Description:
Predicted 3D model of a 98-nucleotide RNA (Bacterial small signal recognition particle RNA) from an Oligoflexales bacterium. Its Rfam family is "Bacterial small signal recognition particle RNA". For this family Rfam cites "Prediction of signal recognition particle RNA genes" (Regalia et al., Nucleic Acids Res, 2002). Rfam's curators write: The signal recognition particle (SRP) is a universally conserved ribonucleoprotein involved in the co-translational targeting of proteins to membranes. The organism belongs to Oligoflexales, within Bacteria. The coordinates come from a structure-prediction model, not an experiment, and the mean pLDDT is 79.

[in-house]
RNA sequence: AGCUAGAUUCCAGGCGGUCGUGGACUAAUGAACUCCGCCAGGACCGGAAGGUAGCAACGGUAGUUGGCCUCAUGGGGUGUCUGGAUCAUCUAGCUAUC
Numbered sequence: 001a002g003c004u005a006g007a008u009u010c011c012a013g014g015c016g017g018u019c020g021u022g023g024a025c026u027a028a029u030g031a032a033c034u035c036c037g038c039c040a041g042g043a044c045c046g047g048a049a050g051g052u053a054g055c056a057a058c059g060g061u062a063g064u065u066g067g068c069c070u071c072a073u074g075g076g077g078u079g080u081c082u083g084g085a086u087c088a089u090c091u092a093g094c095u096a097u098c
Base pairs, nucleotide, nucleotide: 001095002094003093004092005091006090007089008088009085010084011083012082013081014080015079016078018075019074020073021072022071023070025067026066027065028064029063035060036059037058043052044051045050
């Protein structure tokens, strides 16, 4: 220097893992008053029967915080497999020359 094989590198696909995002499920909390329901007491209307609005409480919802990797999705200096691309680099072997 050449040849052969493998690897690095790049591309595509698959499977796992990790971090994040958004749902689902679940727990807690939860809008003093400008969420919903039901409204004790009291207030008002009425001759009365009854009715009206409606505070607190209670129940729920929006929201918030966690749990759960259940679903979807994103990232990569993630792990691995298969196939492919090929300038370059590395490893091993062989050959030739100095």